The RNA shown here (SAM riboswitch aptamer (S box leader)) has 114 nucleotides and comes from a Desulfuromonadales bacterium. Rfam family: SAM riboswitch aptamer (S box leader). For this family Rfam cites "The S box regulon: a new global transcription termination control system for methionine and cysteine biosynthesis genes in gram-positive bacteria" (Grundy and Henkin, Mol Microbiol, 1998). The source organism's lineage runs through Bacteria, Pseudomonadati, Thermodesulfobacteriota, Desulfuromonadia and Desulfuromonadales. The coordinates come from a structure-prediction model, not an experiment, and the mean pLDDT is 85.
RNA sequence: UCAUUAUCAAGAGUGGCAGAGGGACAGGCCCUUUGAAGCCACAGCAACCGGUCUGCGAGAUGCGACCAGGUGCUAAAUCCUGCUCCGGAAUUUUUUUUCGGGGGAAGAUGAGGA
Numbered sequence: 001u002c003a004u005u006a007u008c009a010a011g012a013g014u015g016g017c018a019g020a021g022g023g024a025c026a027g028g029c030c031c032u033u034u035g036a037a038g039c040c041a042c043a044g045c046a047a048c049c050g051g052u053c054u055g056c057g058a059g060a061u062g063c064g065a066c067c068a069g070g071u072g073c074u075a076a077a078u079c080c081u082g083c084u085c086c087g088g089a090a091u092u093u094u095u096u097u098u099c100g101g102g103g104g105a106a107g108a109u110g111a112g113g114a
Base pairs, nucleotide, nucleotide: 001114002113004111005110006109007108008107013042014041015040016039017038021031022030023029025082026081027080028079043074044073045072048070049069050067051066052065053064055063056062078106083103084102085101086100087099088098089097090096
């Protein structure tokens, strides 16, 4: 980098350095000098991989409990919408706006693979 697969409405922040951006992309809407990105320290969340079980189970690669070694994460649903389908409302005649829902795309993270 590529394809596969699972998950994405829950949860969790302080301090130091730094000094203007950040929320992937586009539009919107937000955050930010009451300090952005980034780096460091410590803390925390979760339980994907991993580990333990004189737990369940006929057994499984199954289910469950516990631990927290490897990742990940700690504003807002993946902040919302992007493509498509279904339904409602307003506008009032074919155009615009808006609300709700289904599927998809894109993205993020894990795992194993090329």